[in-house]
Transfer RNA from a Candidatus Sigynarchaeales archaeon, 76 nucleotides, folded computationally.

């Protein structure tokens, strides 16, 4: 330098145009317990990487940028 893939709560992740963005772990509260763990119930936590465009409507499609991963090429 070229090609492909990915970016969603603290972490991992589902959702790929239309209701209030899904679940697990973690965190907090309550129950349980002598006290914990486990388990049950509940809650908080998201500018969906940034910008622009398309559309009645964008997490989703297109373009540009940023970040990450894989492969190839080049230099040495």
């Nucleotide at each position: 330098g070229g090609g492909c893939c990915c970016g969603u709560g603290g972490u991992c992740u589902a959702g790929u145009g239309g209701u209030u963005a899904u679940g697990a772990c973690g965190u907090c509260g309550c129950g349980c317990u002598a006290g914990a763990a486990c388990c049950g119930c509940g809650a908080a936590g998201g500018u969906c990487c940034g910008g622009a465009g398309u559309u009645c409507a964008a997490u989703c499609c297109u373009c540009c940028g940023c970040g990450g991963g894989c492969c190839c090429a080049c230099c040495a």

The prediction has a mean pLDDT of 81. Lineage of the source: Archaea > Promethearchaeati > Candidatus Sigynarchaeota > Candidatus Sigynarchaeia > Candidatus Sigynarchaeales.